[in-house]
């Protein structure tokens, strides 16, 4: 850098350095910022994606290497480890996050009232979806 899946309306800030921008990008809007932006560092906090732990359910052991245990052995079965799924738990580890819905809109669909002479158009409001983005997990 691109691929797959899940989530994105909740939640959580102080200090130091720094010194003018920031809210991903473009445009439009609306905000934040010298009562100190970005960035870096320290300490806290939030959350619970993954790991961990607990419970339940399920599948599998095929030609060879036939996980372990039990029944003398085989066959077969059962248990267990491991694997997958679901639920719960913890905050120990790996991330993440810590203004505003991912700040809002841009593309598509639906609804609403309004305006214009108009079953068409326009701006606006609401709802849904897509796209883009962010984060995690996985894969190559």
């Nucleotide at each position: 850098c691109g691929c797959u899946c899940a989530u994105c309306a909740a939640g959580a800030g102080g200090g130091g350095c720094a010194g003018a921008g920031g809210g991903a990008a473009a445009c439009g809007g609306c905000c934040c910022g010298a009562c100190g932006a970005a960035g870096c560092c320290c300490c806290g906090g939030c959350a619970a994606c993954c790991a961990g732990c607990c419970a339940g359910c399920g599948a599998u052991c095929u030609a060879c290497c036939u996980g372990c245990g039990c029944u003398c052995g085989a066959a077969a079965g059962c248990g267990u480890c491991g694997c997958g799924c679901u639920g719960g738990u913890c905050a120990u580890g790996g991330u993440g996050c810590u203004a505003a819905u991912u700040c809002c809109g841009u593309c598509c669909c639906g609804c609403g009232g309004c305006g214009a002479a108009a079953g068409u158009c326009g701006a606006c409001g609401c709802g849904g979806g897509a796209g883009a983005g962010a984060u995690g997990a996985g894969g190559a």
The RNA shown here (SAM riboswitch aptamer (S box leader)) has 140 nucleotides and comes from Solicola gregarius. The model forms 97% of the base pairs in the Rfam consensus. The sequence is in RNAcentral, with records from Rfam. Its mean pLDDT, the model's own confidence on a scale to 100, is 79.